[in-house]
RNA sequence: ACGUUAUCACGAAAGGCAGAGGGAUUAGACCCGUUGAAACCUUAGCAACCUCCUUUUUUAGAAAGAAAAGGUGCUACAUUCUACAAAUGAAUACUGAUUUUCCACGUGUUUAUUUGACAGAUAACAG
Numbered sequence: 001a002c003g004u005u006a007u008c009a010c011g012a013a014a015g016g017c018a019g020a021g022g023g024a025u026u027a028g029a030c031c032c033g034u035u036g037a038a039a040c041c042u043u044a045g046c047a048a049c050c051u052c053c054u055u056u057u058u059u060a061g062a063a064a065g066a067a068a069a070g071g072u073g074c075u076a077c078a079u080u081c082u083a084c085a086a087a088u089g090a091a092u093a094c095u096g097a098u099u100u101u102c103c104a105c106g107u108g109u110u111u112a113u114u115u116g117a118c119a120g121a122u123a124a125c126a127g
Base pairs, nucleotide, nucleotide: 003125004124005123006122007121008120013043014042015041016040021032022031023030026083027082028081029080044075045074046073049071050070051067053065054064055063056062057061079119084116085115086114087113088112089111090110091109092108093107094106
């Protein structure tokens, strides 16, 4: 690297150094950036995955609560948004139907919402 499980609309920034890019990748959109991007370093903070403590229960373990010493992680924008599929709603075009109009049904396009998938990030575990 790959695999399994869980989480991903909450939260939390200053300084140094650096010097033009950055928001993972592809495309589009929208943003951040010389009033100083990324990377790196220091300090601070957030959170509670591992961890620690208590209670209940248990074969293993699990559940609830509390803590923040340690191992990670994180500290613009929802994983910044969209992309694939389905459902529902709206608009519109066409077909069918009708004397005409309206409505309903069917198909296509656009759009909104929701759900799922894909991809990704992080943690723990495993070989």